[in-house]
Small-subunit ribosomal RNA, central domain from a metagenome, 350 nucleotides, folded computationally. Model confidence (mean pLDDT): 85 of 100.
Context: one part of a larger RNA
RNA sequence: CUGGGCGUAAAGGGCGCGUAGGCGGCUUUUUAAGUUAGAAGUGGAAGUCCUGCUUUCAAGGUGGGAAUUGCUUUUAAUACUGGAAGGCUUGAGUGCAGAAGAGGUAAGUGGAAUUCCCAGUGUAGCGGUGAAAUGCGUAGAGAUUGGGAAGAACACCAGUGGCGAAGGCGACUUACUGGGCUGUAACUGACGCUGAGGCGCGAAAGCGUGGGGAGCAAACAGGAUUAGAUACCCUGGUAGUCCACGCGGUAAACGAUGAAUACUAGGUGUAGGAGGUAUCGACCCCUUCUGUGCCGGAGCUAACACAAUAAGUAUUCCGCCUGGGGAGUACGAUCGCAAGAUUAAAACUC
Numbered sequence: 001c002u003g004g005g006c007g008u009a010a011a012g013g014g015c016g017c018g019u020a021g022g023c024g025g026c027u028u029u030u031u032a033a034g035u036u037a038g039a040a041g042u043g044g045a046a047g048u049c050c051u052g053c054u055u056u057c058a059a060g061g062u063g064g065g066a067a068u069u070g071c072u073u074u075u076a077a078u079a080c081u082g083g084a085a086g087g088c089u090u091g092a093g094u095g096c097a098g099a100a101g102a103g104g105u106a107a108g109u110g111g112a113a114u115u116c117c118c119a120g121u122g123u124a125g126c127g128g129u130g131a132a133a134u135g136c137g138u139a140g141a142g143a144u145u146g147g148g149a150a151g152a153a154c155a156c157c158a159g160u161g162g163c164g165a166a167g168g169c170g171a172c173u174u175a176c177u178g179g180g181c182u183g184u185a186a187c188u189g190a191c192g193c194u195g196a197g198g199c200g201c202g203a204a205a206g207c208g209u210g211g212g213g214a215g216c217a218a219a220c221a222g223g224a225u226u227a228g229a230u231a232c233c234c235u236g237g238u239a240g241u242c243c244a245c246g247c248g249g250u251a252a253a254c255g256a257u258g259a260a261u262a263c264u265a266g267g268u269g270u271a272g273g274a275g276g277u278a279u280c281g282a283c284c285c286c287u288u289c290u291g292u293g294c295c296g297g298a299g300c301u302a303a304c305a306c307a308a309u310a311a312g313u314a315u316u317c318c319g320c321c322u323g324g325g326g327a328g329u330a331c332g333a334u335c336g337c338a339a340g341a342u343u344a345a346a347a348c349u350c
Stems, first nucleotide, its partner, number of pairs: 004321003007304002012318001014201004021194003025088007033081002035077008048066007091191001092188003095184004103177007110154001114150008125136002162169002206247006215241002220236004258317006266295011299306001323350003332343004
């Protein structure tokens, strides 16, 4: 290099945008770079292979041929690929008309609950557990009523429901704003797919500066349990959790399943549309598009399973794997305030 793979055995990049590159719809003309056919030149000798001779045989020696799959020049062909010029509309995009949505950002508003503060009533307990104790309470707790403050999260609706590229998104209102879907077929006319580098986004924890701090709660303290108990249980409790700006860039970032396109039995739910029949209208019924589930045939699979949302049948492009440990470590480099992240071995050993 050929080859084999990546749901669970090693292996899909966390996700997107996109540069180079790779690949690319139907059709006409042209060109002849790739491609194909022929010719010529060249492809040193030796070696190799075939064959003849020879050393009495053989190795060896020696003659001839083949091969040297290549390169250059030239002639021709034009199906395919490429180049040039033109056309097309089905891919892609735009327009127009609709419906849905926790998609994003900002501002404002709301009720329940919790804790605290003040006041009233009221008296001896409260709290907690398997049982207790620490803790709180006669300086009046807990309970209850009224008033006030604060912060955080939004019960029911709620649904293998919806939206988003992923991370993720759930009270209400307003403003700004992204995307998808359906119908139509007016417009552009291949404008497409993928995407090394690059750029951006990226849960939680963590870091910096400044706020905020109700509840919860690493660390920590105490009480229990226990042989011990640096835990599980209990009482407290600080970072943090929240906000603004910045950093960080990792997760079982999972569907452990990269993106795109085409094709390949059915059945049954569900969400958003469109159309038809019918009807006064709606429901029902039928068809169809998009998303999301379940079952299942062929096929595929080591099996489990997957099965039109494929792990089936094919094509294009990217990423990744190559026995276990050492090790996602050392060293170096890049990034970072740090924590650390990314890239990434070897000795040795089984």